[in-house]
RNA sequence: AACGACCGCGUAGAAGAGUCCGGCCACGUGCCGGCGCCGAAGGAGCAACCACCCCGGAAUCUCUCAGGCAACCAGGACUGCGCGGGACAG
Numbered sequence: 001a002a003c004g005a006c007c008g009c010g011u012a013g014a015a016g017a018g019u020c021c022g023g024c025c026a027c028g029u030g031c032c033g034g035c036g037c038c039g040a041a042g043g044a045g046c047a048a049c050c051a052c053c054c055c056g057g058a059a060u061c062u063c064u065c066a067g068g069c070a071a072c073c074a075g076g077a078c079u080g081c082g083c084g085g086g087a088c089a090g
Base pairs, nucleotide, nucleotide: 006085007084008083009082010081011080012079013078018035020034021033022032023031024030036069037068038067042065043063044062045061049057050056
């Protein structure tokens, strides 16, 4: 000096499940309730494994509290690319 894990921002892609029933209504597919469902915001639980003096860490698995369930919009784990941080560091 550069690269990487990791973090942030931007950008592109990105699944699943009821336009069910009833009520209200300003009649907008809005709001409320009921039942049925989904998992890929978040959250929680266990595990292969890792670590270990102690404390533990850990998933796209499981749960479904939250969130979501016509289309559109929004959200969206994760992936690619770009920029910045990390870093006057090691």